The prediction has a mean pLDDT of 82. This is a predicted structure of a 72-nucleotide RNA (transfer RNA) from a Patescibacteria group bacterium.

[in-house]
RNA sequence: GGGUCCAUAGUUUUAAUGGUAAAACAACGGUCUCCAAAACCGUAGUUCUCCGUUCGAGUCGGAGUGGACCUG
Numbered sequence: 001g002g003g004u005c006c007a008u009a010g011u012u013u014u015a016a017u018g019g020u021a022a023a024a025c026a027a028c029g030g031u032c033u034c035c036a037a038a039a040c041c042g043u044a045g046u047u048c049u050c051c052g053u054u055c056g057a058g059u060c061g062g063a064g065u066g067g068a069c070c071u072g
Base pairs, nucleotide, nucleotide: 001071002070003069004068005067006066007065010025011024012023013022019055027043028042029041030040031039048064049063050062051061052060
């Protein structure tokens, strides 16, 4: 230099054929307890960036950024 793939919550991941973004763990608050852990109840938090298509984009198209792998 060429090619393939990936990027969603703090972490690991789901989200059909474009139609309200979710689960588990973690965090925070509460109940319980002499205290703590466990258990139970609740709360907050997310689509890598920009542009385009569309009534509507995590999903489709383009560019960029970062990462993994293959290859000269």
It was read from a public genome assembly.
Lineage of the source: Bacteria > Bacteria candidate phyla.
It matches the Rfam family "tRNA". It is annotated as a transfer RNA.